[in-house]
Order: sequence, then C1' cells, then structure tokens
RNA sequence: UGCGGCAUGGGGUAAUGGUAGCCCACAGGAUUUUGGUUCCGGUAAUCUUGGUUCAAUUCCAAGUGCCGUAG
Repeated sequence: UGCGGCAUGGGGUAAUGGUAGCCCACAGGAUUUUGGUUCCGGUAAUCUUGGUUCAAUUCCAAGUGCCGUAG
C1' cells in the first nucleotide's frame, strides 16, 4: 500500500429497516447481628460525518481506529 472483517453502557454480547435487549459490574432498597447469598426496582450505550427512507444499530459513501491476509 491492496483486499477482507470488526466498532453497541464501565466490561462481554444480541437485535429480518419499526419501543436498543441480555449477562456481569455499579449505586439504592428489602432480607441478614455483619459480610456473602437471594429478591426488587434503577443509572448508563449504537466510532465520526453525510446520504437513502415515513422510519437507520441495520442499507449506501467518505473518514478514523483495531484485527487478519498478500507483497
């Protein structure tokens, strides 16, 4: 440099174009003599900028970063 793939809460991981979900973590409450366990509800995310669309995490373009591959 070419080609291919990936980017979603603090971490991991889903989502046929139609309410962004699950687990862990975090903080609060209940239970407990305390801690842990258990239960309850809670905060927090779509890499960036444009485009298509009634509607974009999803489709298209460009860019950024990471991984793989060829030389």

A computed fold for a 71-nucleotide RNA from Butyrivibrio fibrisolvens, annotated as transfer RNA.